[in-house]
Predicted 3D model of a 73-nucleotide RNA (transfer RNA) from Pterocladia mexicana. RNAcentral records the identical sequence in 2 taxa. Its Rfam family is "tRNA". Rfam classes the family as a transfer RNA. The sequence is in RNAcentral, with records from ENA. Its mean pLDDT, the model's own confidence on a scale to 100, is 81.

RNA sequence: GCGGGUAUAGAAAAACGGUAAAUUUCAUUAGUCUUCCAAACUGAAAGUAUGGGUUCAAAUCCCAUUAUCCGCU
Numbered sequence: 001g002c003g004g005g006u007a008u009a010g011a012a013a014a015a016c017g018g019u020a021a022a023u024u025u026c027a028u029u030a031g032u033c034u035u036c037c038a039a040a041c042u043g044a045a046a047g048u049a050u051g052g053g054u055u056c057a058a059a060u061c062c063c064a065u066u067a068u069c070c071g072c073u
Base pairs, nucleotide, nucleotide: 001072002071003070004069005068006067007066010026011025012024013023018056028044029043030042031041032040049065050064051063052062053061
């Protein structure tokens, strides 16, 4: 330099282009319960790598960029 994969919350994983809210587990945190802790239960916060495009509608399709992994020269 060329080709291909991946990028979603603190961690891990879902989500046919479609309902108003992007879901689950663990972690964090508030409360209930308990003599206390743990467990359990009820809440809360935290989000689609970045920028464009297509579409009535994009995490999803297209382009570029960035990061990372693999291969080729």